The RNA shown here (SAM riboswitch aptamer (S box leader)) has 104 nucleotides and comes from a Holophagaceae bacterium.
RNA sequence: GCGUUAUCCAGAAAGGUGGAGGGGAAGGCCCUGUGAAACCUUGGCAACCUGCGACAGCAAGGUGCCAAAUCCUGCCCCCGGCGUGUCUGGGGGAAAGAUACCGA
Numbered sequence: 001g002c003g004u005u006a007u008c009c010a011g012a013a014a015g016g017u018g019g020a021g022g023g024g025a026a027g028g029c030c031c032u033g034u035g036a037a038a039c040c041u042u043g044g045c046a047a048c049c050u051g052c053g054a055c056a057g058c059a060a061g062g063u064g065c066c067a068a069a070u071c072c073u074g075c076c077c078c079c080g081g082c083g084u085g086u087c088u089g090g091g092g093g094a095a096a097g098a099u100a101c102c103g104a
Stems, first nucleotide, its partner, number of pairs: 002103002005100004013042005021031003026073003043066003048062002050059003070096001075093007082085001
């Protein structure tokens, strides 16, 4: 990297180095010199795996995560609005993505 399954409207940041980008792509909309990315340190969240168990749960070893719902939308279906537009509001699903377990 590929595949299965599960979850994705909850939660959780300080310091140092660094010095202009970042939020996956596109379109939006945001964050950012009151300091982006990245790296380091410390802290925290959560509970997929794990351990224990009285099978309610408890712990926190391995991952993961710590702006905004996966930040929103894109494709399909349903319901509505009036301004009838590839407009707009709502709902459902898909696709894509992220993470974990397992597998080849």
Lineage of the source: Bacteria > Pseudomonadati > Holophagae > Holophagales > Holophagaceae. Its mean pLDDT, the model's own confidence on a scale to 100, is 85.